């Protein structure tokens, strides 16, 4: 110096002016909803004490309720200062948990998942560190990486044969025949025989000698590979040595299955709480009265073209007047004026359940940075310090001055631990390989 | 926000227990028939099975991971 592996780290910076959302303080307006005092108000129960012959009335105290009036909490504003304000993935919603409601004695079953050893976590299918396969010259880097002698299934197509084996060609002796003395050859015919040939993704260990009619692990030797004893190391996965044995057992479990351990369901639109409006249920509810008019309705009568129409009546329902009652206001008090009601209901006042709709769940957390220890490491333990987004049509933006490499992917909606995918580019560190020079 | 579905030809669907060249049906092009046209008959094009990776001799089919559509819950 080229080329690479691998782990992490940052996500343009700085200032100023305006604005967005969420907070804490001041300051000012306003409402008057719970609380607390006060109150020469007023009502009401109890006690009581005066008058009176008795209804009664006039007072005290106490204790609820209700009015007034302070006072501060609080709601909503107003003016202003302060603080904070997206992410590495905030996204996919693919695993875990936590919270919350439901369900549930324990166990099976069924269904789903995981799947080398140790570790680490609240847990995990994530993490670390390791043991084997594989690929890489090499730093790494991959691996759903448990069982195929517990049983069944499948292996297409080619080929003789696709898994307790099998004979197309070929090789080999015997027998018949041709075809006779015999031999070669040739056909047939019952056999041996996995060494050749060809198919296939895969074909029943590989080489060598022996061997034999030919052959074959059929016998030895050496390799592979498999099971079993032992012996060494190692928590373990495993390694490393040595005997034996039969010689050799095919592949698929991201087919069913078998082991071994997990795993109730549902999601913040979870759930708690307050509580208009209808519907429900329970309780209460005062006082009319005279008159006058009348759309309708009912009775009668007359007219009638049988459709209706016209008198009349008196109760009901509606309208209006007056008197009376009720409540408010003006008023010291009574009159009295002025105003509204005058009602079995669109009333009133209690109850649960709960719609609108409003609070909370909701930001202090398996939390961030430091520094010391324990560990390979992931992580864990201790101190110190810091508070860092919380909406409900839903907040981060505008300008403007410098400076750079002129800036990708992308927005929190109940949290968090991962995993996966998107992402211009910058930094660090650690290590490999060639190549060059001292 | 949360749950869940579904992708095969221009549409609208088939595809068994992974197996040889992925198919029907409308549709679209050629030809015949007919004076022309319609029908009709007969021939053919037209497919990254959404995309990538794995598993397995072999993937539309199993598995994981995006992508693109859909659809219930106040």
């Nucleotide at each position: 110096g080229a080329a690479g592996u691998g782990a992490g780290c940052u996500a343009a910076g700085c200032g100023g002016u305006c604005g967005c959302g969420g907070u804490g303080g001041a300051u000012u307006g306003u409402c008057u909803g719970a609380g607390u005092c006060g109150u020469u108000c007023g009502c009401a129960c109890u006690g009581u004490g005066a008058a009176g012959a008795a209804a009664u009335u006039c007072g005290c105290a106490c204790u609820g309720c209700g009015g007034c009036g302070a006072u501060g909490c609080g709601g909503c504003g107003u003016u202003u200062c302060g603080c904070c304000g997206a992410g590495g993935a905030a996204a996919g919603u693919c695993c875990g948990g936590g919270c919350u409601u439901c369900a549930a004695a324990g166990g099976a079953c069924a269904g789903g998942g995981u799947g080398g050893u140790g570790g680490g976590u609240a847990a995990c299918g994530c993490c670390c560190a390791c043991c084997g396969g594989u690929c890489g010259u090499g730093a790494g880097a991959u691996c759903a990486g448990g069982g195929a002698c517990a049983g069944u299934g499948c292996c297409a197509c080619a080929g003789a044969a696709a898994a307790u084996a099998a004979a197309c060609c070929g090789c080999c002796g015997c027998g018949u025949g041709g075809u006779u003395c015999a031999u070669c050859c040739c056909a047939c015919g019952a056999g041996g025989u996995a060494a050749g040939g060809g198919u296939g993704a895969a074909a029943c260990g590989g080489u060598g000698c022996g061997g034999u009619a030919a052959g074959a692990g059929c016998g030895c030797a050496c390799c592979a590979g498999c099971a079993g004893g032992c012996c060494g190391g190692g928590u373990g996965a495993c390694c490393g040595g040595u005997c034996u044995g039969g010689c050799u057992c095919g592949g698929u479990a991201a087919a069913c299955c078998c082991c071994a351990c997990c795993c109730g369901a549902a999601g913040c639109a979870a759930g708690g709480c307050c509580a208009a409006g209808c519907a429900g249920a329970g309780a209460g509810c005062a006082a009319g009265g005279u008159g006058a008019g009348u759309c309708g309705c009912g009775u009668g009568a007359g007219c009638u073209u049988c459709g209706g129409u016209u008198c009349a009546c008196a109760a009901c329902g509606c309208u209006c007047a007056c008197c009376g009652c009720g409540g408010c206001g003006c008023g010291g008090u009574c009159c009295g004026c002025g105003c509204c009601g005058g009602a079995c209901g669109a009333c009133u006042c209690u109850c649960g359940g709960g719609u609108c709709g409003g609070c909370u769940g909701c930001a202090c957390g398996a939390g961030g940075c430091g520094g010391c220890g324990a560990g390979c490491a992931a992580u864990c333990g201790u101190c110190g310090u810091c508070c860092c987004a919380g909406a409900g049509g839903a907040a981060u933006g505008a300008u403007c001055g410098c400076u750079c490499g002129c800036g990708a992917c992308a927005g929190a909606a109940c949290c968090c631990g991962g995993c996966u995918u998107a992402u211009c580019g910058g930094c660090u560190c650690a290590c490999u390989u060639c190549g060059g020079g001292g | 926000g949360c749950a869940c579905c579904c992708g095969u030809a221009g549409c609208u669907c088939a595809g068994u227990u992974g197996g040889u060249u992925a198919g029907a049906g409308c549709g679209c092009a050629u030809g015949c028939u007919u004076g022309a046209c319609a029908u009709g008959c007969a021939u053919g094009a037209g497919g990254u099975c959404g995309c990538a990776a794995g598993u397995u001799c072999g993937a539309g089919u199993c598995u994981u991971g995006c992508c693109g559509g859909g659809u219930g819950c106040a």
The prediction has a mean pLDDT of 76. This is a predicted complex of two RNAs, RNase P RNA and transfer RNA, with 512 nucleotides together.